[in-house]
RNA sequence: GCAGAAUUGAGGUCUGUCGCUGCGUGAUAUCCUUAUCUGGAAUCACGGAGAGGAAAGUCCGGGCAACACAGAGCACCGCACAUCCUAACAGGAAGCCGGCGGCGACGUCGGGGCAAGUGUGACAGAAAACAACCGCCUCCGUUUGAUGUAUCAUCUCGGAGGCAAGGGUGAAAAGGCGGGGUAAGAGCCCACCGGCUCCGGUGGCGACACCGGAGGCCGCACAUCCUGCGGGUUGCAAGGCCAAAUAUACCGGCAACGAAGGAUUGCUCGUCCAUUGCCGGGGGGUAGGCUGCUCCAGCCGGCGGGAGACCGUCGGUGUAGAUAAAUGACAGACUCCGGCUAUUCUUGCCGGAACAUAACCCGGCUUAUAUCUUUUCUGCAUUC
Numbered sequence: 001g002c003a004g005a006a007u008u009g010a011g012g013u014c015u016g017u018c019g020c021u022g023c024g025u026g027a028u029a030u031c032c033u034u035a036u037c038u039g040g041a042a043u044c045a046c047g048g049a050g051a052g053g054a055a056a057g058u059c060c061g062g063g064c065a066a067c068a069c070a071g072a073g074c075a076c077c078g079c080a081c082a083u084c085c086u087a088a089c090a091g092g093a094a095g096c097c098g099g100c101g102g103c104g105a106c107g108u109c110g111g112g113g114c115a116a117g118u119g120u121g122a123c124a125g126a127a128a129a130c131a132a133c134c135g136c137c138u139c140c141g142u143u144u145g146a147u148g149u150a151u152c153a154u155c156u157c158g159g160a161g162g163c164a165a166g167g168g169u170g171a172a173a174a175g176g177c178g179g180g181g182u183a184a185g186a187g188c189c190c191a192c193c194g195g196c197u198c199c200g201g202u203g204g205c206g207a208c209a210c211c212g213g214a215g216g217c218c219g220c221a222c223a224u225c226c227u228g229c230g231g232g233u234u235g236c237a238a239g240g241c242c243a244a245a246u247a248u249a250c251c252g253g254c255a256a257c258g259a260a261g262g263a264u265u266g267c268u269c270g271u272c273c274a275u276u277g278c279c280g281g282g283g284g285g286u287a288g289g290c291u292g293c294u295c296c297a298g299c300c301g302g303c304g305g306g307a308g309a310c311c312g313u314c315g316g317u318g319u320a321g322a323u324a325a326a327u328g329a330c331a332g333a334c335u336c337c338g339g340c341u342a343u344u345c346u347u348g349c350c351g352g353a354a355c356a357u358a359a360c361c362c363g364g365c366u367u368a369u370a371u372c373u374u375u376u377c378u379g380c381a382u383u384c
Stems, first nucleotide, its partner, number of pairs: 001380006009372002012334007020050002023047006030041003052355001056366002059364005064235004076231005081095001083093003096111006112226002118223004133167002135163007145155004175193002178190003194218002196215008239291004248283001250281007261273004298317008335353006
């Protein structure tokens, strides 16, 4: 220098004009309220504040809140290598083991047990663990037949058995390979290699690694199986408070009671209840308002500890709270990027500046993101 790997940070700046949402101060021949410039609202002026690294998806965890809840077990759901971090987590740090990709830096996928039992393994295939289609081998057959000098040999046919080496099927086929052995074969036996179990040693907190020894112990995957740990439900539209108009439960007063109901009564009148209307009181609920609400596992910096996530300590600092939802629009200058003119610089012109907008709050994860940028490392080439 080129090509890569991991990783860090930034995410336009300034000015003017016009707006929007809170807060503070002041004003008002405004409105409501009050004994009272008492308290509040509205409007205006001034001052100061006003989105993100992901505010996103709402996937995981926690705070907070309401409801539920003697205790224990089962079921159901989730998690699962080891050590550490944390309020907690399925998150993070730094590691271990195995598979795959890369020359490499590194990336990526997976991780309890199943040698306790049970079940399942499509298609193909003889068989998916009580394997035998082709094949190899032995024995039998006064023989189904052929050849040859032949009570024999070889082949063939039929029957009885042995075998698991070779072929073929499959995602997966009874550890691999060589030798011995055998009728043919086979961990049947042996050497080497691989795995497993057990024993011992060394290193490591540990997962585990390495070394030595013993045992022929030798298919794999999955789970509705086993083990350990965890889990109450619903989410700020939670929850708490105030509460208009209209209608109305209920209570009180007044009026009506005419043709209508009930009680009293044999019947009528009367009385009482009920009914209807008006007036007053009044609970609950609705609209609406207040609260929850933003000060927090807060943010920034220094120092110390740690490999790191993170922890401790000291100092500084206060930094949105909207509710159909404010945080914007326009103009100019600058910055950066691209293009055009040009050999280059300068100048000029044109275009562009991403992804995305808080909604109770935090910690993570995942996804989107123009452009610029930090550090370390790898491979190749070159120079000293």
Model confidence (mean pLDDT): 76 of 100. A computed fold for a 384-nucleotide RNA, annotated as Bacterial RNase P class A. Its Rfam family is "Bacterial RNase P class A". Rfam classes the family as a ribozyme.